[in-house]
Description: A computed fold for a 73-nucleotide RNA from a Candidatus Poribacteria bacterium, annotated as transfer RNA. RNAcentral holds the sequence, with entries from ENA.

RNA sequence: GGGGCGGUAGCUUAAUUAGUAAAGCAAUUGCCUGCCACGCAAUAAGUUAUCGGUGCAAUUCCGAUUCGCUCCA
Numbered sequence: 001g002g003g004g005c006g007g008u009a010g011c012u013u014a015a016u017u018a019g020u021a022a023a024g025c026a027a028u029u030g031c032c033u034g035c036c037a038c039g040c041a042a043u044a045a046g047u048u049a050u051c052g053g054u055g056c057a058a059u060u061c062c063g064a065u066u067c068g069c070u071c072c073a
């Protein structure tokens, strides 16, 4: 320098064919208990890496950039 894959909640990952972004763990609150843990219920937490384009509508499609992994040179 070139090819491929990936960047989504604090962490690990979903989201098919563009149509209200979701789960587990973690966190907070309540219940339970003599207390803690476990269990149960609820809540909060998102510029979907960045910028632009297409389109009524973009995590999704297109272009550029950036970061990580990997292959080739």
Stems, first nucleotide, its partner, number of pairs: 001072007010025004019056001027043005049065005
Overview:
Model confidence (mean pLDDT): 82 of 100. Rfam family: tRNA. The family's RNA type in Rfam is transfer RNA.